[in-house]
Context: one part of a larger RNA
Molecule: small-subunit ribosomal RNA, 3' minor domain
Organism: Minisyncoccota bacterium
RNA sequence: CACCGCCCGUCGGUAUUUCCGAUUGAAUGGCUUAGUGAGAACUUCGGAUUGAGGAGGAGUGCCGCAAGGUGUUUCUCCACGAGAAGUUGGUCAAACUUGGUCAUUUAGAGGAAGUAAAAGUCGUAACAAGGUUUCCGUAGGUGAACCUGCGGAAG
Numbered sequence: 001c002a003c004c005g006c007c008c009g010u011c012g013g014u015a016u017u018u019c020c021g022a023u024u025g026a027a028u029g030g031c032u033u034a035g036u037g038a039g040a041a042c043u044u045c046g047g048a049u050u051g052a053g054g055a056g057g058a059g060u061g062c063c064g065c066a067a068g069g070u071g072u073u074u075c076u077c078c079a080c081g082a083g084a085a086g087u088u089g090g091u092c093a094a095a096c097u098u099g100g101u102c103a104u105u106u107a108g109a110g111g112a113a114g115u116a117a118a119a120g121u122c123g124u125a126a127c128a129a130g131g132u133u134u135c136c137g138u139a140g141g142u143g144a145a146c147c148u149g150c151g152g153a154a155g
Base pairs, nucleotide, nucleotide: 003130005127008123009122011120014116015115016114017113018112019111020110023107025106026105027104028103029102030101031100032099034097035096036095039092040091042089045086049082050081051080053078054077055076056075057074058073059072060071061070062069063068133154134153135152136151137150138149139148140147141146
């Protein structure tokens, strides 16, 4: 760039932020009812195996004339000790399943607002007496800016 000016709102599109939201949404974590429950120590038994001791029998070496003594191997019994597997009972208890509750994160058709930019759409509400002076409060109404009633102010 000076009325061929300036400028307001709806609607439409783009971008972005926030909120609501069916899905009896999802995930993770804490606590927890109920159920299952590895394992641990204790406990009731158990007694593979094994140690030393005692008694008796059998075989045998040495000493011995013999009685017998002494050593060794093996079998049986007695009482004692150590003791694996397994087993009884309650206790503690990891973990898992199904629920409950709390917290955090997250998906979501669709919806509601805000912001930004523009050269979109519809009008032209405001700025001049802006063509119904403007503005404030309040109520009702309307595609939109707005219109109307009542009261008030002059900016």